[in-house]
RNA sequence: UUAGGGGCCUCUGGAGAAUCCCAAUCAUUUGGGUGCCGAAGGGGCAAGCGCCGCGAAACCCAUGAUCGCGCGGCGUGAAACUCUCAGGCAAAAGGACAGAGCAGCUUC
Numbered sequence: 001u002u003a004g005g006g007g008c009c010u011c012u013g014g015a016g017a018a019u020c021c022c023a024a025u026c027a028u029u030u031g032g033g034u035g036c037c038g039a040a041g042g043g044g045c046a047a048g049c050g051c052c053g054c055g056a057a058a059c060c061c062a063u064g065a066u067c068g069c070g071c072g073g074c075g076u077g078a079a080a081c082u083c084u085c086a087g088g089c090a091a092a093a094g095g096a097c098a099g100a101g102c103a104g105c106u107u108c
Stems, first nucleotide, its partner, number of pairs: 003106002007102002010100004018034001020033005035089003041085001042083003048076008
């Protein structure tokens, strides 16, 4: 000093949905119920790619592989999509992500 991908969570911004109902309790606690939210975390998958099996085709005739083609199976496969396990539904806290900052790593 160029670029890249993470980290820290120091600063700033940061959405959604119930201050719901019942019972017990000294209690802001505990248990149960109904309705919701998606942006901590977690799960799911499309194309594509890889592997396997089968089939068709291979141009005058016969034989006929690989690649390629068709079908099926398995694996892999992202998100702010999806599920709602976890979490959440006044405020506070938390909060994906983004900007700044800080210290490594890789790189010019």
Predicted 3D model of a 108-nucleotide RNA (Glycine riboswitch aptamer) from Slackia isoflavoniconvertens.
Model confidence (mean pLDDT): 81 of 100.